[in-house]
RNA sequence: AGAGUUUGAUCAUGGCUCAGGACGAACGCUGGCGGCGUGCCUAACACAUGCAAGUCGAGCGGAGUUUUUUAAGAUGAGACCUUCGGGUGGAUUUUUAAGAAACUUAGCGGCGGACGGGUGAGUAACGCGUGGGCAAUCUGCCUCUUACAGGGGGAUAACACAGGGAAACCUGUGCUAAUACCGCAUAAAACUGCACCGUGGCAUCACGGAGUAGCCAAAGGAGCAAUCCGGUAAGAGAGGAGCCCGCGUCUGAUUAGCUAGUUGGUGAGGUAACGGCCCACCAAGGCGACGAUCAGUAGCCGAACUGAGAGGUUGAUCGGCCACAUUGGGACUGAGACACGGCCCAGACUCCUACGGGAGGCAGCAGUGGGGAAUAUUGCGCAAUGGGGGAAACCCUGACGCAGCAACGCCGCGUGAAGGAUGAAGGCCUUCGGGUUGUAAACUUUUUUGAUCGGGGACGAAUAAUGACGGUACCCGAAAAACAAGUCACGGCUAACUACGUGCCAGCAGCCGCGGUAAUACGUAGGUGGCAAGCGUUGUCCGGAUUUACUGGGUGUAAAGGGCGUGUAGGCGGGUCAGCAAGUCAGAUGUGAAAUCCCGGGGCUCAACUCCGGAACUGCAUCUGAAACUGUUGAUCUUGAGUACUGGAGAGGAAAGUGGAAUUCCUAGUGUAGCGGUGAAAUGCAUAGAGAUUAGGAGGAACACCAGUGGCGAAGGCGGCUUUCUGGACAGUAACUGACGCUGAGGCGCGAAAGCGUGGGGAGCAAACAGGAUUAGAUACCCUGGUAGUCCACGCCGUAAACGAUGGAUACUAGGUGUAGGGGGUAUAAACUCCCUCUGUGCCGCAGCAAACGCAAUAAGUAUCCCACCUGGGGAGUACGACCGCAAGGUUGAAACUCAAAGGAAUUGACGGGGACCCGCACAAGCAGUGGAGUAUGUGGAUUAAUUCGAAGCAACGCGAAGAACCUUACCAAGGCUUGACAUUAUUUUGAAUUAUGUGGAAACACAUAAGUCUUCGGACAAAAUAACAGGUGGUGCAUGGUUGUCGUCAGCUCGUGUCGUGAGAUGUUGGGUUAAGUCCCGCAACGAGCGCAACCCUUGUCAUUAGUUGCCAGCAUUUCGGAUGGGCACUCUAGUGAGACUGCCGGUGAGAAAUCGGAGGAAGGUGGGGACGACGUCAAAUCAUCAUGCCCCUUAUGUCUUGGGCCUCACACGUACUACAAUGGCUAUUACAGAAGGCAGCGAAGGAGCAAUCCGGAGCGAAUCCCCAAAGAUAGUCCCAGUUCGGAUUGUGGGCUGCAACCCGCCCACAUGAAGUCGGAAUUGCUAGUAAUUGCAGGUCAGCAUACUGCAGUGAAUACGUUCCCGGGUCUUGUACACACCGCCCGUCAAACCAUGAGAGUCAGCAACACCCGAAGUCAGUAGCGUAACCGCAAGGAGCGCGCUGCCGAAGGUGGGGUUGAUGAUUGGGGUUAAGUCGUAACAAGGUAGCCGUAUCGGAAGGUGCGGCUGGAACACCUCCUU
Repeated sequence: AGAGUUUGAUCAUGGCUCAGGACGAACGCUGGCGGCGUGCCUAACACAUGCAAGUCGAGCGGAGUUUUUUAAGAUGAGACCUUCGGGUGGAUUUUUAAGAAACUUAGCGGCGGACGGGUGAGUAACGCGUGGGCAAUCUGCCUCUUACAGGGGGAUAACACAGGGAAACCUGUGCUAAUACCGCAUAAAACUGCACCGUGGCAUCACGGAGUAGCCAAAGGAGCAAUCCGGUAAGAGAGGAGCCCGCGUCUGAUUAGCUAGUUGGUGAGGUAACGGCCCACCAAGGCGACGAUCAGUAGCCGAACUGAGAGGUUGAUCGGCCACAUUGGGACUGAGACACGGCCCAGACUCCUACGGGAGGCAGCAGUGGGGAAUAUUGCGCAAUGGGGGAAACCCUGACGCAGCAACGCCGCGUGAAGGAUGAAGGCCUUCGGGUUGUAAACUUUUUUGAUCGGGGACGAAUAAUGACGGUACCCGAAAAACAAGUCACGGCUAACUACGUGCCAGCAGCCGCGGUAAUACGUAGGUGGCAAGCGUUGUCCGGAUUUACUGGGUGUAAAGGGCGUGUAGGCGGGUCAGCAAGUCAGAUGUGAAAUCCCGGGGCUCAACUCCGGAACUGCAUCUGAAACUGUUGAUCUUGAGUACUGGAGAGGAAAGUGGAAUUCCUAGUGUAGCGGUGAAAUGCAUAGAGAUUAGGAGGAACACCAGUGGCGAAGGCGGCUUUCUGGACAGUAACUGACGCUGAGGCGCGAAAGCGUGGGGAGCAAACAGGAUUAGAUACCCUGGUAGUCCACGCCGUAAACGAUGGAUACUAGGUGUAGGGGGUAUAAACUCCCUCUGUGCCGCAGCAAACGCAAUAAGUAUCCCACCUGGGGAGUACGACCGCAAGGUUGAAACUCAAAGGAAUUGACGGGGACCCGCACAAGCAGUGGAGUAUGUGGAUUAAUUCGAAGCAACGCGAAGAACCUUACCAAGGCUUGACAUUAUUUUGAAUUAUGUGGAAACACAUAAGUCUUCGGACAAAAUAACAGGUGGUGCAUGGUUGUCGUCAGCUCGUGUCGUGAGAUGUUGGGUUAAGUCCCGCAACGAGCGCAACCCUUGUCAUUAGUUGCCAGCAUUUCGGAUGGGCACUCUAGUGAGACUGCCGGUGAGAAAUCGGAGGAAGGUGGGGACGACGUCAAAUCAUCAUGCCCCUUAUGUCUUGGGCCUCACACGUACUACAAUGGCUAUUACAGAAGGCAGCGAAGGAGCAAUCCGGAGCGAAUCCCCAAAGAUAGUCCCAGUUCGGAUUGUGGGCUGCAACCCGCCCACAUGAAGUCGGAAUUGCUAGUAAUUGCAGGUCAGCAUACUGCAGUGAAUACGUUCCCGGGUCUUGUACACACCGCCCGUCAAACCAUGAGAGUCAGCAACACCCGAAGUCAGUAGCGUAACCGCAAGGAGCGCGCUGCCGAAGGUGGGGUUGAUGAUUGGGGUUAAGUCGUAACAAGGUAGCCGUAUCGGAAGGUGCGGCUGGAACACCUCCUU
């Protein structure tokens, strides 16, 4: 950085798609290790269980435990004494009471539960970000400062007792303490009121000072003590919080108006504080196109991803702010909350219950269910960091530190390394030679990261103790290459190719697209490429995409200029001078948190990661300065703009009047049979007098000529003449104003035709309609009629291809030439002329622009300003909504879904019921035919056991087939064979092969008998068995080779270099002539060349020469009179070699050309006639059945052998021929003349037989020797126009020939029979001279069979004016929506399936408001009731407080009517998509009626018609203009 995809190809437009990066990801396959991170994106769904906020006994009273002291008891051991009864004594154990010490802690009290942690539901907001403000504020703990702490009082938990309850818990009575609570005292710098001074300020005011009055404090605890920790008041600080403001902060206008506490004021209340925050009263304001309101969506930011940047997207982890804590409401406490693990109420849900009541809130950490494509452990520890409490020890801490799980991400490492060719084996491919896997392996040498085993063992702790992590990191040692590679792709984009399988199937696919029998695209294998503990896929974002274009796009024809004007807001704006400083620029200051990014360093072995420093954070604010530009203020100027005056031009507009021509109608006259209309007709009119013609009249509409790419107008548009009123432009003058200008969203006005309303009018024309034609139909085109309408007045509509498909304004940038209006100069007597200039309107053209076409001073050029519009095609200018309209409808204007294109310009072809030119037996002019008959033959169809197969417009059909009785033969039936009828090879065995006879049989064949038995001993040959294989006229001519047909013997088809074009391509090859010809000449940005044409080849026509047998015979001789013989080779002829013809010569024409016309000479004259010869290519043309051949198929059969049958059938249809229909003839008789072929299994003479076919015969001849050989013709006769003396089919009988065999199924002869047919409808074929026509002959095939085919000669015409038309072809040009190329493309209805969507009686659900009802908790207010310790009072009582009650507000709930969103709905509307449905043929060519736009109307449908408009219409003619 680009690439693929619209086309036959090209350029540009334009969409779609790909390659890159990223991710809190998921899925598929796979999986060795470590480090660092990350991990419910969905159900703000519901939660079992445990833990997550406690702490202080140095605030307090209790309670408890232990120890201890004292006192009072109980017990009473050993010991001693003893009268043995007991006593002394008091150990031990223990009870009670009081105290002390240590510890524990339910309660009162204090501090903390407002932090930390979670989530993103709500929120479009001062919520967040940024910068300010508070002279309008609060602040616990902490720090600093100042001062103080005197003296009292009354209660209450705990506790005890009693009671209620299942429980939760509650109630009553009684007792008690405090750093709990309450008075009093003291007190000012604090607060409040009054009045004063100073300083400052943007106002209210603030600060400082001094005065006066009022008012408000406190608590103790520990310690032996020092002292420490607390307390109260005040000030300051720090940190925190609250409020206000500027700016910024998504989408929708199919949301345009919103708002009653709403906006402001006054007063009162409330708050820490300002404030409609709340209330009363007063005023009527406030917000909004610079987007209010409403709706949808959304936590915001630092930052993250991407990008060259500008931007775009995102808001996980980390950090800041906000909001929320089951849903909604509420307050209490407090420094701080309207409070996640507090309270009250209401709702939903869950749980317990004894049914009376209660309990609960994981969006804390784990965990569970559920949802989901998807996201972890009910772990360890407070060791570190941090937090709460405490004087402290310490306690608490799911914050946090760690560990576990997960390839989820980033980073690092490994799975070995070196050597190793017989290039092993195996796999795969193969042209069978080999290639490849591949130094890869094996093998040799070597190393040990991770994993494993053993040993040691931290830092993290600042400190004496204390380490969850952890026996972890790390270090040492040991052993063995040992335990560790996958995944995706391989048609192009895009690196990487083969085989097999499959056969539009199965499947692939990101786009283009692969797959229908040879798939590098499906599946598998081998190989290869990429990445790698990952690899692919899916999803999302940015990029590429300059495809929303600020950087950085466009609008003539690709999507896109509003139909036109006027003008509001807005945007932009001439010269000079001066001021200000908003924009702008510069400097400074503050801020822009940290983290991140970037740079430089440091620490983990490196890296990821992390630490330090710097830079940066492009922003905002304040201060100071500059003054060029923009802005603003003032002054001034005239060139922009306007005014004035003078002048001429004009279909500019409105109204009134008026004129002639024409159409139609009416009346009258003349007059008679048609008129009219068309491609041709008919409907229609007319003897009741039309049409024609003359005269008169009526009425409406439009204004010929002039008339012109002439004029005017903003556009639509405007055309007889006159008058009135009126708008604008232009020229000249330079008097006046002095920037007054340009553009213009909305607004307002104008706006063709059609259409609508009311009233007129109505001649012509004419939607609809009717009739007639046309047609398969004809709801059309054509014709005859004809109503709305067209016209007028008034009012609507508001659209057109409303177009220059080109918005307006200003300035600049070569020329040339017309035309309209004006002015000036020169010249002149004057008018022309010529020159200059302004305004309009055309054409050509340079630069430049443009994809090209083209535009080019009237820009589509160069610039500036403003407006409008575009962003793939279809759906669709449709639906819904809104506005406008009487309606028709208009304006605004989507989405779902669907396609990979749609579209522009130009190129090459092809095509046209486009044009020009040219050619051809193409037409015309002729001759003979075909089509009718009979027959032959081929084909179709039908039939059949089979009627084998192929050929199919020309270019299949007397074609393959140059010849089907058997054979052929491929088909059918039946009978046989299976290494085979035929070929090669190998092994084994046998010995022949073969012949003859017999039996069976249709034959093949089978069986039997007999004969036969090579050799150089190697073998040959044959048979049998086995195995490879043979064989196939089986399939595919759409897998092929070869061959052939056809366009077409048409004149074309190309290349090299150069030039032009962005390119495809063009040029050459076009043009002017000419030719049979791209033949030749000339010209020319072309110059040359190739394949074709022509010529060279064969044949024929003339001559010469050579050669004379089998050919010939002029002259000579002989003769049986036959070139028979001698002789000869002159002639004919034969067949070799040559000559000849070249527009060479003359004349005309032509361009001093090519050439052409005429002539001469010549056997032949302009290619002499004929043949062979067939360019690049087209038709997937024909042939697998000539042959060859890939692949597929059959293998006791789809092979092979045999017999018989069939290919020969026959209601019919077509093609090609033969014979005829007769007198230009038939028949009979006589008679003449060819050429070219062929001949030994052959041709076959003479002679003979037979009516004949033919037979007997066999001479001669392997052939210029012999054989086969003419007919029409000629002469004579006859027939006399008839179904005949024409015609010969058909049939009968009898023969002949070939052949193994003529039944199916041959040919010929004789006799007999004697059909159709009397010249052929529509249509159609051949032929231009030795041709057509006509006549016969020969040959190949072949045993036999020819009306066919291929050749040969005989006789031998007619006509061609000419190119209008038909057909085919060539060249140039034009249009095209065709390129499979007109047998093309393509439109709409209907029918079918599927999809999304609109309407729809309605139904259901949600959301946000509104109105009313009810009104919980609770604050506030009031208060008749009840209660009440502290204060006052001697008391009564009071103050105050609480409960209760009431009121305002008030959540949930209820009711209601609307709004809005979604779902659904019988039915219904159109739309889209879908290989082969129906009807037509609308469009593309002049698309067969040019098309299209708007409108109206009609019709199955495309569509038709009317009116107006456009060219984005072909062709022709004319006019005008331009160029040369």
Predicted 3D model of a 1524-nucleotide RNA (small-subunit ribosomal RNA) from an uncultured bacterium. Its Rfam family is "Bacterial small subunit ribosomal RNA". Model confidence (mean pLDDT): 83 of 100. The RNAcentral record of the sequence draws on ENA and SILVA.